[in-house]
Context: one part of a larger RNA
RNA sequence: CACCGCCCGUCAAGCCACGAAAGGGAGGGGUGUCCUAAGUCGCUGAGCUAACUCUUCGGAGAGGCAGGCGCCUAAGAUAAACUUCCCAAUUGGGACUAAGUCGUAACAAGGUAGCCGUAGGGGAACCUGCGGCUGGAUCACCUCCUU
Numbered sequence: 001c002a003c004c005g006c007c008c009g010u011c012a013a014g015c016c017a018c019g020a021a022a023g024g025g026a027g028g029g030g031u032g033u034c035c036u037a038a039g040u041c042g043c044u045g046a047g048c049u050a051a052c053u054c055u056u057c058g059g060a061g062a063g064g065c066a067g068g069c070g071c072c073u074a075a076g077a078u079a080a081a082c083u084u085c086c087c088a089a090u091u092g093g094g095a096c097u098a099a100g101u102c103g104u105a106a107c108a109a110g111g112u113a114g115c116c117g118u119a120g121g122g123g124a125a126c127c128u129g130c131g132g133c134u135g136g137a138u139c140a141c142c143u144c145c146u147u
Base pairs, nucleotide, nucleotide: 003110005107008103009102011100013097014096016094018092019091020090023087024086025085026084027083028082031079032078033077034076039072041070042069043068044067047065048064049063052061053060054059113134114133115132116131117130118129119128120127121126
């Protein structure tokens, strides 16, 4: 490259990341219940027992050991929750991508001035109602300032 301009949204295509999500998977720290090794401790200990004590020399006592029970308890099993991460049918918008589709909303009074709020409606930009603003053009009038 100056209206043969600029420019908005839906739809279609590609690609990227994100959100939601039935469900699936992998962990984490606890809790309850069950089961309970080893071990300390407590109770018991009719079986066993060289050291100590007594002895009538037969044994008895003390102490110890095996065994039994109990408390605590690692690991394990199980239940319902919590929590972290990953995957995910499907779904939602978003960003981006020379030359796709539909229209033409905005920029000039953009051809219904525009915009803001709100409600309703519509393939889409949007449209309509109500209230507000001038960051509206044009014409006329009023006030003020400058020449």